The RNA shown here (c-di-GMP-I riboswitch aptamer) has 86 nucleotides and comes from Oceanobacillus luteolus. It was read from a public genome assembly, where an Rfam model found it. It matches the Rfam family "c-di-GMP-I riboswitch aptamer". Rfam's curators write: GEMM was predicted in a large-scale screen for bacterial structured RNA regulatory elements.

RNA sequence: CUCAGAAAAUGGCAAACCUACUGAAAGGUAGGGGCGCAAAGUCACAGGUCUAAAGCAAAAAAAGCUAAGACGGCUGGAUUACCUGA
Numbered sequence: 001c002u003c004a005g006a007a008a009a010u011g012g013c014a015a016a017c018c019u020a021c022u023g024a025a026a027g028g029u030a031g032g033g034g035c036g037c038a039a040a041g042u043c044a045c046a047g048g049u050c051u052a053a054a055g056c057a058a059a060a061a062a063a064g065c066u067a068a069g070a071c072g073g074c075u076g077g078a079u080u081a082c083c084u085g086a
Stems, first nucleotide, its partner, number of pairs: 002086004012037002017032006035073001041079003045076003048071003055065002
């Protein structure tokens, strides 16, 4: 430096749920919590998924379409990294 792995060791993160705040919503932030995770560290480039305020459409209402919003714990990719082995 590259590849593989979590068996060991040091550790790390934190699902659902609850509380508070924020957002139109999806969701996010903080505290508790612990399902799990070898990148469950970071990044919206590609695909996919979620939401639809505004907009379009609609006789009215309901319903519909649409991302520039969101999801990295959906997949790929980029990038950084502890331990062990080769």